[in-house]
RNA sequence: CAGGCAGAGCGGGUGAUCGCCGUCCGCUUCGGCGGAGGGAGGAAAGUCCGAACACCUCAGGGCAGCGUGCUUCCUAACGGGAAGGGGGGGAGACCCCACGGAAAGUGCCACAGAAAACAAACCGCCCCGCUCGCGGGGUAAGGGUGAAACGGUGGGGUAAGAGCCCACCGCUUCGAUGGUGACAUCGAAGGCACGGCAAACCCCACGCGGUGCAAGACCAAAUAGGCUCCAUUCGGGAUGGCCCGUCCCAACCGUCCUCGGGCGGAGAUGGAGCGGGUAGGUCGCUGGAGGGCCGGGGUGACCCGGCUCCUAGAGGAAUGAUCACCGCCCGUAUCAUGCGGGACCAGGAUUCGGCUUACAGCUCUGCCUGGAGC
RNA sequence: GGGCCGCUAGCUCAGCUGGGAGAGCGCCGCGUUCGCAACGCGGAGGUCGUGGGUUCGAGUCCCAUGCGGUCCACCA
Numbered sequence: 001c002a003g004g005c006a007g008a009g010c011g012g013g014u015g016a017u018c019g020c021c022g023u024c025c026g027c028u029u030c031g032g033c034g035g036a037g038g039g040a041g042g043a044a045a046g047u048c049c050g051a052a053c054a055c056c057u058c059a060g061g062g063c064a065g066c067g068u069g070c071u072u073c074c075u076a077a078c079g080g081g082a083a084g085g086g087g088g089g090g091a092g093a094c095c096c097c098a099c100g101g102a103a104a105g106u107g108c109c110a111c112a113g114a115a116a117a118c119a120a121a122c123c124g125c126c127c128c129g130c131u132c133g134c135g136g137g138g139u140a141a142g143g144g145u146g147a148a149a150c151g152g153u154g155g156g157g158u159a160a161g162a163g164c165c166c167a168c169c170g171c172u173u174c175g176a177u178g179g180u181g182a183c184a185u186c187g188a189a190g191g192c193a194c195g196g197c198a199a200a201c202c203c204c205a206c207g208c209g210g211u212g213c214a215a216g217a218c219c220a221a222a223u224a225g226g227c228u229c230c231a232u233u234c235g236g237g238a239u240g241g242c243c244c245g246u247c248c249c250a251a252c253c254g255u256c257c258u259c260g261g262g263c264g265g266a267g268a269u270g271g272a273g274c275g276g277g278u279a280g281g282u283c284g285c286u287g288g289a290g291g292g293c294c295g296g297g298g299u300g301a302c303c304c305g306g307c308u309c310c311u312a313g314a315g316g317a318a319u320g321a322u323c324a325c326c327g328c329c330c331g332u333a334u335c336a337u338g339c340g341g342g343a344c345c346a347g348g349a350u351u352c353g354g355c356u357u358a359c360a361g362c363u364c365u366g367c368c369u370g371g372a373g374c
Numbered sequence: 375g376g377g378c379c380g381c382u383a384g385c386u387c388a389g390c391u392g393g394g395a396g397a398g399c400g401c402c403g404c405g406u407u408c409g410c411a412a413c414g415c416g417g418a419g420g421u422c423g424u425g426g427g428u429u430c431g432a433g434u435c436c437c438a439u440g441c442g443g444u445c446c447a448c449c450a
Base pairs, nucleotide, nucleotide: 001370002369003368004367005366006365007364008363009362010361012326013325014324015323016322017321018320020039021038023036024035025034026033027032041345045356046355048354049353050352051351052350053212054211055210056209060244061243062242063241065208066207067206068205069204070084071083072082073081074080085099086097087096088095089094100203101202105201106200107197108196109195122143123142124139125138126137127136128135129134130133151169152168153167154166155165156164170192171190172189173188174187175186176185177184178183216283217282218281219280226274227273228272229271230270231269232268235249236248237247238246252265253264254263255262256261276449277448278447290309291308292307293306294305295304296303297302328342329341330340331339332338333337375446376445377444378443379442380441381440384399385398386397387396393430401417402416403415404414405413423439424438425437426436427435
């Protein structure tokens, strides 16, 4: 210098003018006016996870359902993160992995192929028989098919072959050592039994009550404060998909009675549906698992301590535009320098922690490979 | 703000537990008719919204994403 890998950050600044939306203060003829101060993000997004908070009669157990899936740790929690283990890719920096179980069971493996999973003989090879191109038997070493063919390579062995035997590698089991652990290393034994798919059912381990700020609390206004159906003790409702458990079934009238209560009625309550009315206000509502700096602990995520900083909270929604200068990038003519052009994705709506997705351009740090010079 | 569903031929839709991409209408050609319609025969037409993954193999299973649709206010 060129190409690349990983991580972190920025994503315009200042001033003027004209506007938009809240807050506070003052004045007011209640229409407004003046002043001060404030007004989106790295993703505010998708709503994919996890929580806070609120309500549901606090939700205990079982089944079903859903989710997660190597280990240890971090965290309020997580499907997030960190450090490792194992596997795969790259020349390397480095990157990727839904990575429990297929010797619990069931199922599937199309086409091709002889055979697709307690094996099996199409061609070939070998042995035997004979009517000489057929029959019987042995054989998974070779051919061919396929995504996948029942351990691999070499040697011995054999009629030909075969873990039949041997060496190495792989696999399984057991033991020792190291490690918190996933696992690794070493040793011994077993001749191989165990094809793949669990993002097929399933099994194992762990976790999960539901609904979401349109949760919910209070005030005000309006109406036909209406109608229909269902339920209210051998039962029903809360209860959500089911069962058990738990809680509730009050008061009125009539009647029966063993005076505990039962039955019937209307009503009430609850639920479902239809119809009607209102489209108002206040709270929840933003200071929080918050940011920055310094010090300490930890490999790290992160934790602890001190100091310091922080005014969007509008409920159909404001945060904009123009000009000048400066800064950045590109093109062009150049001695200084000038001229022309450009600058992303997008945007609050209860709040946080993550993930994912979109994003013009630029900066910094560490590292890898190649080339050149000293 | 939140929940749920869908995307397959020009249109409306099937496609079950993964192995052939289909039906009706429409379109094209031929026949029939004096001609048209109807009818009969034959045919064309597909990135299965998009991208990635699992698998030998994906419309189907999983993840991400785009577009569209639909439902949820309060009082009593």

Record summary: Predicted 3D model of RNase P RNA and transfer RNA as a complex of 450 nucleotides. Model confidence (mean pLDDT): 78 of 100. It holds a member of the Rfam family "Bacterial RNase P class A". Rfam describes the family as follows. Ribonuclease P (RNase P) is a ubiquitous endoribonuclease, found in archaea, bacteria and eukarya as well as chloroplasts and mitochondria. Its best characterised activity is the generation of mature 5'-ends of tRNAs by cleaving the 5'-leader elements of precursor-tRNAs. Cellular RNase Ps are ribonucleoproteins. RNA from bacterial RNase Ps retains its catalytic activity in the absence of the protein subunit, i.e. it is a ribozyme. Gene Ontology terms of the family: dimeric ribonuclease P complex, tRNA processing and ribonuclease P activity.